[in-house]
A computed fold for a 157-nucleotide RNA, annotated as c-di-AMP riboswitch aptamer (ydaO/yuaA leader). Its mean pLDDT, the model's own confidence on a scale to 100, is 78. It matches the Rfam family "c-di-AMP riboswitch aptamer (ydaO/yuaA leader)". Gene Ontology terms of the family: regulation of gene expression and cyclic-di-AMP binding. The sequence was found by an Rfam model in a public genome assembly. The model forms 92% of the base pairs in the Rfam consensus.
RNA sequence: CGUGCGCACGCGCCGAAUCCCGUAAGGGAACCGGGGAACCACUCAUUGGGGUGAAUCGGGCGGAUGUCGCCGUCGUCGAACGGCCGAUAUACGCGCGUAGGAGACCUUCCUGUUCCGAACCCGUCAGCUAACCCGGUAGGCGAGUAGGAAGGAAAGG
Repeated sequence: CGUGCGCACGCGCCGAAUCCCGUAAGGGAACCGGGGAACCACUCAUUGGGGUGAAUCGGGCGGAUGUCGCCGUCGUCGAACGGCCGAUAUACGCGCGUAGGAGACCUUCCUGUUCCGAACCCGUCAGCUAACCCGGUAGGCGAGUAGGAAGGAAAGG
């Protein structure tokens, strides 16, 4: 000097997930989500349907399961057993793309680049939706912060 790990205090990022009062239980504000008329919309209806979220949609490889078909076995002709580089459907795994989404003053636009493109919930039920009703305020990350234009903000003089 560089790198990795851990701790503390700050600074920031994704996200609605913050602030205030209270000894506490809890309450309030703010933000967020769901249900819920008329009018309008839809014509579905087990191949269930729906919600939060950016997280949808493709096709490729692999094995698994179900159904159908073909062939064979059996003292049994059965709704049995075995096989198939057969057809088809479903979910899963692995990778490739993609609708879409995020990135250091803030918002918008343009260009570029690095990433994400998940997970969970309701339980047969919900279009929109005024009044009204019911909930949430978690968790996880970073040492990086590209350039241009417009309008603001802050700092400095």